Predicted 3D model of a 74-nucleotide RNA (transfer RNA) from Actinoplanes sp. It matches the Rfam family "tRNA". By type it is a transfer RNA.
């Protein structure tokens, strides 16, 4: 330099095929249980979906440019 893949709550991942309310687990907070803690059970908070534009009634998803990470080629 070129090609490919990826970036989503604090962490790890879904949702992309077919554009249509962003979900799961762990963690965190509250409660139940317990002498206390842990475990278990119930409830809750937490996301401008990497940045900037574009397409569309509607974008995490499609298009363009950029940043960063990983892999490959030279």
């Nucleotide at each position: 330099u070129c090609c490919g893949a990826g970036a989503u709550g604090g962490u790890g991942c879904a949702a992309u095929a077919u554009g249509g309310c962003a979900g799961c687990a762990c963690g965190c907070c509250c409660g139940a249980u317990u002498c206390u803690g842990g475990a278990u059970c119930g409830g809750g908070a937490g996301g401008u979906u990497c940045g900037a534009g574009g397409u569309u009634c509607g974008a995490g998803u499609c298009c363009u440019c950029g940043u960063c990470u990983c892999g490959g080629a030279g």

RNAcentral holds the sequence, with entries from ENA and MGnify. RNAcentral records the identical sequence in 2 taxa.